[in-house]
């Protein structure tokens, strides 16, 4: 850089001790009843590999990754719809952007 996926799923212990949820802004949430991080164990998942099957791109399998609060926690930019006096704020949907993971 390209492609695919991102509303599903999956927690116990130990160490540590104050922030954390990627970044900026706004919100919301988690956290001294110990979060986040790291380690151990456990688990989830079929992207790759492998096996079966025979086109329905299906089934199996944790070996390589990955993951285990909340939709990628939500919004920010654009479009449509609703409602509204409204080009305000709001709700719903779609897209973009950014990010994460995998494969190349």
């Nucleotide at each position: 850089c390209u492609c695919a996926u991102c509303a599903c799923g999956a927690g116990g212990g130990g160490u540590u001790g104050a922030g954390g949820g990627a970044c900026c802004c706004g919100g919301c949430c988690c956290g001294a009843c110990g979060a986040c991080a790291c380690c151990c164990c456990g688990g989830c998942a079929a992207c790759c590999a492998c096996c079966c099957g025979a086109c329905g791109u299906g089934g199996g399998c944790a070996g390589g990754u990955g993951c285990c609060a909340a939709a990628u926690c939500c919004g920010g930019c654009c479009c449509g719809c609703g409602g509204g006096c409204a080009u305000a704020g709001c709700g719903c949907g779609g897209g973009a952007g950014a990010g994460a993971u995998g494969a190349g």